[in-house]
Molecule: small-subunit ribosomal RNA
Organism: Gemmatimonadota bacterium
RNA sequence: AAUCAUUGGAGAGUUUGAUCCUGGCUCAGGACGAACGCUGGCGGCGUGCUUAACACAUGCAAGUCACGGGGGCCCGCAAGGGCAACCGGCGAACGGGUGCGUAACACGUGAGCAAUCUGCCGAUCUCUGGGGGAUAGCCGGCCCAACGGCCGGGUAAUACCGCAUACGCUCAUCGGGGGACAUCCCCUGGUGAGGAAACCUCCGGGGGAGAUCGAGGAGCUCGCGACCUAUCAGCUAGUUGGUGAGGUAACGGCUCACCAAGGCUACGACGGGUAGCUGGUCUGAGAGGAUGGCCAGCCACAUUGGGACUGCGACACGGCCCAGACUCCUACGGGAGGCAGCAGUGGGGAAUAUUGCGCAAUGGACGAAAGUCUGACGCAGCGACGCCGCGUGUGGGAUGAAGCUCUUCGGGGUGUAAACCACUGUUGCCAGGGAAGAAACUCCUGAUUCGUCAGGACUGACGGUACCUGGUGAGGAAGCACCGGCUAACUCUGUGCCAGCAGCCGCGGUAAUACAGAGGGUGCGAGCGUUGUCCGGAAUCACUGGGCGUAAAGGGCGCGUAGGUGGCGGGAUAAGUGUGUGGUGAAAGCUCGGGGCUCAACCCCGAGUCUGCCAUGCAGACUGUCUUGCUUGAGCGUAGUAGAGGCAGGUGGAAUUCCGGGUGUAGCGGUGGAAUGCGUAGAGAUCCGGAAGAACACCGGUGGCGAAGGCGGCCUGCUGGGCUACUGCUGACACUGAGGCGCGACAGCGUGGGGAGCAAACAGGAUUAGAUACCCUGGUAGUCCACGCCGUAAACGAUGGGUACUAGGUGUCUGGGGGAGCGACCCCCUGGGUGCCGGCGCUAACGCAUGAAGUACCCCGCCUGGGGAGUACGGCCGCAAGGCUGAAACUCAAAGGAAUUGACGGGGGCCCGCACAAGCGGUGGAGCAUGUGGUUUAAUUCGACGCAACGCGAAGAACCUUACCUGGGCUUGACAUGCUGGAGAAAGCUCGCAGAAACGUGAGCCCCUCUUCGGAGUUCCAGCACAGAUGCUGCAUGGCUGUCGUCAGCUCGUGUCGUGAGAUGUUGGGUUAAGUCCCGCAACGAGCGCAACCCUCGCCCUUAGUUACCAGCGUAAAGUCGGGGACUCUAGGGGUACUGCCGGUGCUAAACCGGAGGAAGGUGGGGACGACGUCAAGUCAUCAUGGCUCUUACGUCCAGGGCUACACACGUGCUACAAUGGCCGAGACAGAAGGCUGCGAACCCGCGAGGGGGAGCCAAUCCCUAAACUCGGCCUCAGUUCGGAUUGAAGUCUGCAACUCGACUUCAUGAAGCUGGAAUCGCUAGUAAUCGUGGAUCAGCUACGCCACGGUGAAUACGUUCCCGGGCCUUGUACACACCGCCCGUCACGCCAUGGAAGUUGUGAGCGCCCGAAGUCGGUGCCGGAACCCGCAAGGGACCAAGCCGCCUAAGGCGAGCGCAAUGACUGGGGCGAAGUCGUAACAAGGUAGCCGUAGGGGAACCUGCGGCUGGAUCACCUCCUUA
Repeated sequence: AAUCAUUGGAGAGUUUGAUCCUGGCUCAGGACGAACGCUGGCGGCGUGCUUAACACAUGCAAGUCACGGGGGCCCGCAAGGGCAACCGGCGAACGGGUGCGUAACACGUGAGCAAUCUGCCGAUCUCUGGGGGAUAGCCGGCCCAACGGCCGGGUAAUACCGCAUACGCUCAUCGGGGGACAUCCCCUGGUGAGGAAACCUCCGGGGGAGAUCGAGGAGCUCGCGACCUAUCAGCUAGUUGGUGAGGUAACGGCUCACCAAGGCUACGACGGGUAGCUGGUCUGAGAGGAUGGCCAGCCACAUUGGGACUGCGACACGGCCCAGACUCCUACGGGAGGCAGCAGUGGGGAAUAUUGCGCAAUGGACGAAAGUCUGACGCAGCGACGCCGCGUGUGGGAUGAAGCUCUUCGGGGUGUAAACCACUGUUGCCAGGGAAGAAACUCCUGAUUCGUCAGGACUGACGGUACCUGGUGAGGAAGCACCGGCUAACUCUGUGCCAGCAGCCGCGGUAAUACAGAGGGUGCGAGCGUUGUCCGGAAUCACUGGGCGUAAAGGGCGCGUAGGUGGCGGGAUAAGUGUGUGGUGAAAGCUCGGGGCUCAACCCCGAGUCUGCCAUGCAGACUGUCUUGCUUGAGCGUAGUAGAGGCAGGUGGAAUUCCGGGUGUAGCGGUGGAAUGCGUAGAGAUCCGGAAGAACACCGGUGGCGAAGGCGGCCUGCUGGGCUACUGCUGACACUGAGGCGCGACAGCGUGGGGAGCAAACAGGAUUAGAUACCCUGGUAGUCCACGCCGUAAACGAUGGGUACUAGGUGUCUGGGGGAGCGACCCCCUGGGUGCCGGCGCUAACGCAUGAAGUACCCCGCCUGGGGAGUACGGCCGCAAGGCUGAAACUCAAAGGAAUUGACGGGGGCCCGCACAAGCGGUGGAGCAUGUGGUUUAAUUCGACGCAACGCGAAGAACCUUACCUGGGCUUGACAUGCUGGAGAAAGCUCGCAGAAACGUGAGCCCCUCUUCGGAGUUCCAGCACAGAUGCUGCAUGGCUGUCGUCAGCUCGUGUCGUGAGAUGUUGGGUUAAGUCCCGCAACGAGCGCAACCCUCGCCCUUAGUUACCAGCGUAAAGUCGGGGACUCUAGGGGUACUGCCGGUGCUAAACCGGAGGAAGGUGGGGACGACGUCAAGUCAUCAUGGCUCUUACGUCCAGGGCUACACACGUGCUACAAUGGCCGAGACAGAAGGCUGCGAACCCGCGAGGGGGAGCCAAUCCCUAAACUCGGCCUCAGUUCGGAUUGAAGUCUGCAACUCGACUUCAUGAAGCUGGAAUCGCUAGUAAUCGUGGAUCAGCUACGCCACGGUGAAUACGUUCCCGGGCCUUGUACACACCGCCCGUCACGCCAUGGAAGUUGUGAGCGCCCGAAGUCGGUGCCGGAACCCGCAAGGGACCAAGCCGCCUAAGGCGAGCGCAAUGACUGGGGCGAAGUCGUAACAAGGUAGCCGUAGGGGAACCUGCGGCUGGAUCACCUCCUUA
């Protein structure tokens, strides 16, 4: 010189089913004088009582000077040296500590002192003359425990006191010059008065005095800056000023006397609370916010309070006096003390170090110096307390050891990690070497301008330290937290809403990545976490940089003060503003550059910053100020104009009620229905007359007026405001508006009137579980008037006022102008109001949109999470009710706004369904059957529980089944696979014994197969792996199933709309059984569903005829046979039906209605088929399966029992109650099934069940084959010739076995029941009803069940108001577990904080009075006193001073109050708390729409009255708008 010093901004979780917004809470970051937990190798640099300004043992922290003085003692012959007490000098006011107090000129910054002082230091000038009197030490005596003290004697000084001199100094006075800031300042001359000193010496020097200047220091004054509180609004008597005096270094009410009545305050005085201030530090992008430890500057304090002395400086940390508290000593008389200096101790506390070394360095005091002193300081010690650096090794090393861990059992992970091999040598340890920090002073030598300079010597606490070298040897050196999301990191085991975790959201109730442990992983690393605090994120107080219609937030409205803001033009000024320059902004810090410790931390140098303040110059746009104009803002004037604007007075009719009278008779009134009430004493009804009060129908209208509240018959008077036209006048006079003042619905209050109707309270009647309500009958305050209060409302447009600008369209009210018209109407232009719609823009959205919620400016008010709470306390107002102002503790993780999708509504619209209705038959009553509940039991195994469990699993419980109970057995097992060892020739069969059997035991029969001759298969025994479980979990699951529902729905892709959830499509108009189809449409398409395709029945054709069929032919009869292939039938294939045709309706269409044809007609009947999903629906006991549990038993075998019990209750059925029937006799007609351990004919026997018998049939061949019905007869309305339960007796059959516990038969017995309460079920046609038949299971059967088959065969549907279920659209919602939802208040219980409260205790600041220490000041000062004066002296004077007096005054005492805090019997509400009580207030029209204010009432939510609001659903009407 250049460069550089201006690199700087992240979000996330949590309100919801989801979304956007608002909004709080929480987290990630950084920091710390920290603490705690676990752990801990080394070094450097820093740092370390934040609490009790609590109390302190012990030692040290301020002394020094012998060149001021005399004397003492010691050494020395002397010279001289040393010791230290005393007098004296200087210092002790610095250095060091702490932060109590202080909200203040204390601090910071910038000025000022012309209103000041200053020891030591520097510079200059001058002087240092001459005297005097004392006193310590010392000596002698005395008192005393101690501290200490007294008396006498004598002595010195740089101690003390006069005198002399003194230009300059001070004071007074008289001049001159210069300057200026109001007083004045500087320089200078004269006169007068006053004022100094100290000497020592080693002879080198060192000191002393006066004056001036400087430097540094100190004092005082002022501007500006920096905490909270207004629930502190008024404060102040030395207070504010003046005059005079005193006092101070100095100004000053600093103090005093007198005079005046001032001074401060909303720009926050006064009071209260808190606090040392700053440079800086932390954080932050910054602006800010927080903070003031270490270091540095200032202040304050030194046990508490007061006071002065000395001194240049103090009101004095290691000085003095007094008072208080405390501690210690004591001989009890009296004394001593002050660690907030360094160490250290106790105490407090979560917590903070050694009673170390040294003056070597730096600095300080004294000294001429040597030097002495220095807990300042330099070092060391302790503490990971912080920052920084280093290490704990490096390389190689396996398809990868062991251990641990996971596993799908295959394997994976830890993991190149280890072992092992080869190296390195930081650090530690050992040994050797070994600094810098030191240069001076001083001494020596030399030089010298005598100021001093050069060279040499001496001096190190740290410290044998740093550092260097060698040796040793991977050898001594890794932990902590975390792993659900935020947030990097996952598995196993244990636990089972327990134990526990948690920063927020939240985890844990048997499969926990969230607890605990483990393996693994992630992060950081000699540290890691936790806690606390601050900033950040937080634009969450928003200056930068927010808001207020509905989220928190516009004052109820106006007038107006202060204040803020302000139109157009000219000029001036320069306060703001901009720019330049100067001063200051201490150092440290910070930033940049450079340098020094090996690096870094750290330190050093330079630069920048220090955003500020002060001074000064310039500029003149803008703002301000001054001045001069203007007219457009504003106001005035003139002429008009609309109006429920206000106040007062008068007046009118209708209606209601009451009173009187007439007519007249039994009811009236009221309700969902009633009752209370009124009425035969004449109501109600009706007519006439009268009285009273209140309100003004129609007009009347998103019409008008007003600031808002509000204002409505008509007339009169008084009065306010607006608007229009004209553009004459003033000339910015304006806007807003904290405080203030006024107005202010209804309710309410006071006094006095009035009182018809209405109507809180109250009474009665109803309703109801209750009904302090809703409904009804009455009814008082009140509602009305006058006067006075109150001052609140959803006082709302939930939208403050003003000004300007920014597309339009269309109503309406009211002015003005023009056109046209006779006029009413009409058209155009232009003002002011009031509505609707709509674009840009804005908005979270809804919406607003020239009357903005748009774009801007000005002013005011208000907000900052929900609850507590508009509460408490305090204050102000009020007669009261109460209003205005307005918190905190505590508690929650939300509370909210708008919109979305659903669900729901005692919301609306449309439409379906045997949903209702119309019908037919049942159930509920009886007996029996069967299932279930309950009860019982040793067991009565288990499951299923509204619909959608209950003749269900079970299409067959006497044993078996069987899972249950009792008893008896077995243990590799009743069953599977594999291995090892052994045995055997088996296995198996037969017969014994004991036993209930299983099982045990014995005997006999039998003597395996293949073979490559090794063995293999097979069996048994023993053992090991394992088997086994109808044990648990259907809320761990698969599969299967039920249900909504055969309801018509459920979705997707692309596009479009929306910030988004989402919407559109799928809505709309028609139509359909149907999201079926058509049309329209920002949608266009598609998928799963619907329908169709499949099966079956109905018609036809065709193919094929045996076991089926038989028209014609043969046969005595029988399809028996021959034959036939026509018919029936069988079973294969095909056809037919598609709104295809016609007419009508429909906007075209889709479609509907009718018709023709046809067996069948609009899906022809029936079936199979069940969208997305819902119900944690059902099933672990069909099966499968995760996990858990049992293992000589929860497995397995056996016998017997039980599942069949029986006071009851319910479901589902059967049979009936009879004559449309029962019985007897005769007669006729199906379909579909099944059959070899089977179906079983004829014939015989039996009353019968059945027995004997055995033909035929593996089936269109044989077997089983109807009943109702028809005909005839009897019964004659009865508990019967109905009904068949129950019971007795005798039998049959199955089966090992019918006791518990089978079915059937015969005879006898003959119960209840005479059509079934409330309630409830099925069914719309071959259906209901009724009649029988078959099958599965099965030895048999409790089957009246279930499934299937045919026979006979109806009635009714006007219709969709209602009940139930469902679909679509729409609306409201505080629901989303979705109305079986949500949710409010009292009461009861527990816990917590808090208000009130008779009081009690403590504390703070003042006030009044009393007392009053020390001390300054003032007075006095007998007595006392060396210096000076007078005097010979005595003595006197001057001066000093004890004492005394006075003022002030600390502490103390008394008194009345005030503030704050703690506590307090009792009491008030509040908050929180899985499962308490009472009700049901709110959310849907929440079942009486809700809410606001007020008043009354009530267990409670609440109810009612009056006025208000829409933030009310629904329907209708009016008005307006949009489109045509």